[in-house]
RNA sequence: GAAGAUAAAUGCCAAACUUAAUCGUGAGAUAAGGACGGAAAGCUACAGACCUUUUUACAAUUGAAAAGGUGGCUGAGUUGCAAAU
Numbered sequence: 001g002a003a004g005a006u007a008a009a010u011g012c013c014a015a016a017c018u019u020a021a022u023c024g025u026g027a028g029a030u031a032a033g034g035a036c037g038g039a040a041a042g043c044u045a046c047a048g049a050c051c052u053u054u055u056u057a058c059a060a061u062u063g064a065a066a067a068g069g070u071g072g073c074u075g076a077g078u079u080g081c082a083a084a085u
Base pairs, nucleotide, nucleotide: 005085006084012038013037017033018032019031020030022029023028036072042078043077044076046075047074048073049070050069051068052067053066054065055064056063057062
């Protein structure tokens, strides 16, 4: 110096919930407050899973197709921090 594991000194992110200058048919997103948690809880919608809308088959449940959402659902890709051992 590099890589990996554990870990978190200085620090980082922000669940539920509340508010609305709001946006969206909706799932949900943005901002403020807040802190359940996180060592990639940074980014990417490629795959699976879940959710929403439309169409269609059907008595209904449900199935199929198309479009969208969730990265703090999982896998994968990629970038980074790191006292100490």
A computed fold for an 85-nucleotide RNA from a Methylococcaceae bacterium, annotated as c-di-GMP-I riboswitch aptamer. Rfam family: c-di-GMP-I riboswitch aptamer. Its family is annotated with cyclic-di-GMP binding in the Gene Ontology. Its mean pLDDT, the model's own confidence on a scale to 100, is 75. NCBI's taxonomy places the organism under Bacteria, Pseudomonadati, Gammaproteobacteria, Methylococcales, Methylococcaceae.